[in-house]
Description: Predicted 3D model of a 72-nucleotide RNA (transfer RNA) from an uncultured Bacteroidia bacterium. Its Rfam family is "tRNA". It is annotated as a transfer RNA. It was read from a public genome assembly.
RNA sequence: UGCGGGGUGGAGCAGCGGUAGCUUGUCGGGCCCAUUACCCGAAGGUCGGUGGUUCGAACCCACCCCCCGCUA
Repeated sequence: UGCGGGGUGGAGCAGCGGUAGCUUGUCGGGCCCAUUACCCGAAGGUCGGUGGUUCGAACCCACCCCCCGCUA
């Protein structure tokens, strides 16, 4: 410099145009002699940013920011 991949609850990841989910963690309760196990419930994300397309965008398009790899 160019190319490719990625950015979504605290963490790790799904979701590929139609109400944002899973695992884990956190909090509360239950169970238990006890527990990091098991059961029930709850909180927590307007999806990296700004515009655009669309009846409708996490998803499509443009630009920008950040991370990883390759290349020079």